[in-house]
Source information: The part of an RNA shown here (small-subunit ribosomal RNA, 5' domain) has 514 nucleotides and comes from a Chthoniobacterales bacterium. Lineage of the source: Bacteria > Pseudomonadati > Verrucomicrobiota > Spartobacteria > Chthoniobacterales. Its Rfam family is "Bacterial small subunit ribosomal RNA". Gene Ontology terms of the family: structural constituent of ribosome and ribosome. It was read from a public genome assembly.

Context: one part of a larger RNA
RNA sequence: GAACGAACGCUGGCGGCGUGGAUAAGACAUGCAAGUCGAACGGAAUUUUAUAAGGUAGCAAUACUUUGUAAAGUUGAGUGGCGAACGGGUGCGUAACACGUGAGUAAUCUGCCAAGAAGUGGGGGAUAGCUCGCCGAAAGGCGAAUUAAUACCGCAUGUGGCUUAUAGAGACAUCUCUAUAAAGCUAAAGUCGUAAGACGCUUCUUGAUGAGCUCGCGGCCUAUCAGCUAGUUGGUGAGGUAACGGCUCACCAAGGCAAUGACGGGUAGCUGGUCUGAGAGGACGACCAGCCACACUGGAACUGAGACACGGUCCAGACACCUACGGGUGGCAGCAGUCGAGAAUUUUUCACAAUGGGGGAAACCCUGAUGGAGCGACGCCGCGUGGAGAAUGAAGGCCCUUGGGUUGUAAACUCCUGUCAUAAGGGAACAAGAAAGUGAUAGUACCUUAAGAGGAAGAGACGGCUAACUCUGUGCCAGCAGCCGCGGUAAUACAGAGGUCUCAAGCGUUGUUC
Repeated sequence: GAACGAACGCUGGCGGCGUGGAUAAGACAUGCAAGUCGAACGGAAUUUUAUAAGGUAGCAAUACUUUGUAAAGUUGAGUGGCGAACGGGUGCGUAACACGUGAGUAAUCUGCCAAGAAGUGGGGGAUAGCUCGCCGAAAGGCGAAUUAAUACCGCAUGUGGCUUAUAGAGACAUCUCUAUAAAGCUAAAGUCGUAAGACGCUUCUUGAUGAGCUCGCGGCCUAUCAGCUAGUUGGUGAGGUAACGGCUCACCAAGGCAAUGACGGGUAGCUGGUCUGAGAGGACGACCAGCCACACUGGAACUGAGACACGGUCCAGACACCUACGGGUGGCAGCAGUCGAGAAUUUUUCACAAUGGGGGAAACCCUGAUGGAGCGACGCCGCGUGGAGAAUGAAGGCCCUUGGGUUGUAAACUCCUGUCAUAAGGGAACAAGAAAGUGAUAGUACCUUAAGAGGAAGAGACGGCUAACUCUGUGCCAGCAGCCGCGGUAAUACAGAGGUCUCAAGCGUUGUUC
C1' cells in the first nucleotide's frame, strides 16, 4: 500500500447493488417449512335439485314436514397410489479413492421420461374404515360383527425374460454377443367417456438421466512417532451383494507395508475459486457453483427404483416436558424468533404474480425453495449538503514588534438554480402462451406541478518518517508514543484554543493476510 462475512470510538443526508451467527454441531417457547389425488376404493356428515309413500292445515290448488330413492356438489377421517431419498441447513467427523483430474466397469443398478415389440383372460379370501363392547388419566390398545378397491393371493396364456446344451465370433480368463435345440420356471388392474378414445397396468429391448464400484496421478505439519500388521497378505471353496472383492466364513500357505516416511500424533471438509503480488509465490476456502459428510449422542435395520432416511421406525443414553405415578411425549446444523456464551451478525414480514419442484386428466392444491419488502454506513458505487456577484477587507476570535496581520469573498447583502429530500396529481414493466384472465414487489420506479437555500459535515492529524504552526496552561508531574523519542519554567511532541493539512458520509483505532 491492498484486502476483510470484521469489531470498537466519534459522526451520520439520499439512492442502487451486494452482504449479515466467523463464538456454543449450546439449549430451545410459539407459528409455519410435504403434500396431493374422489378420473383407484368403501362408508360417514352435510347442501341443492328431482321423485315415491305417509302425516298436518285447507273444500281444493297448494304450503309445511317425516322416511326412502336418484343425481350433482362440499367437508373430515380411513384403505390405496405417487411424492416425502428433491429442494433447504450445517461443517461435527474425515488425511480418506473424501475431493480434483483422467481412465475402466466384458463386475453393475436405474422409479418417473422417450422410442419400439407383445399382452391386459378368468377367479378367490381378507382387512382398515363404520357399528357395538371393553381397558387406560392420557398417548393409545383389545375383542366381536360387517364392507370395498388400481390393496392382497391362486389359475390360464408366454411375444418375451430366466435356467441348460451345441456351434460361431469377440475379449487378457471367468465371460459377452449371435444362431439353433430341448425341457422347466415366470405377468397383469382397472378408471373416465354415449362412443371413438384417453389415462393407466404387465413382460421385454434400446436410449436418456441419476447412481454404485475399481484404478493412475495431484494437494497439510510432525522422526522429540521407526518399525507396523492375524482377516493381517495371498490361495481354494462357500455365503452374501445390483455388482467385483477377506465383504463375511471354513481350510491352506506365510505373507503384506515401510526412510520415495509405513505406523502413530496434531490440524483440516475438498474443489472451481478469493485476497495479495510485476510475476514466481504466499495466505485463505464467507457469499455463488460442484462433490462429500452429518441431522440431540451411539447403534440397527424396515419400506422403497433410490435411504440405512433432518421435520420416518426400533433399541440404548443424556437432557427437557406431561402425568391420575401405572406410563407417555420431544429433537430449529429448515424460515423467522428466544435464552446463553461472545468484541460481534437482521423481521416471530408479504406472495405463490414470476422461475422451479411435488401431486392431479384438469381445475387446482402445497411449496419459509424462490420472488420481494424490512433492519444494519457491513462493503462497493453514484449523488447531494448550493451557484454567481459582493471590500468598509464589517463585527467577533486569534496573533502582535501595537504599525498591523490572519480567519477572509469567507459572512452580511443582491441576483439565481432546484439535484436529493417534502407535498399534490398521474403511474408502470419484469407476463412467455392463439386469445382472455392473473402483479407479492407497489401506489414503488418514473413523469408533471408547487414552495423555499430552505432539511443535510464530520473525523483524524500538524517534532522527523509525513502534507500541515502559533499562543496559553503544565513543569520528568499530568500525560503522549507505530519507530526514533517528547515532558525537569520560554514544550511546533502533553492538555486547551486559534489557524492549517488530509480524507469525506465517513474518519480513525484494533485484529488478520499478502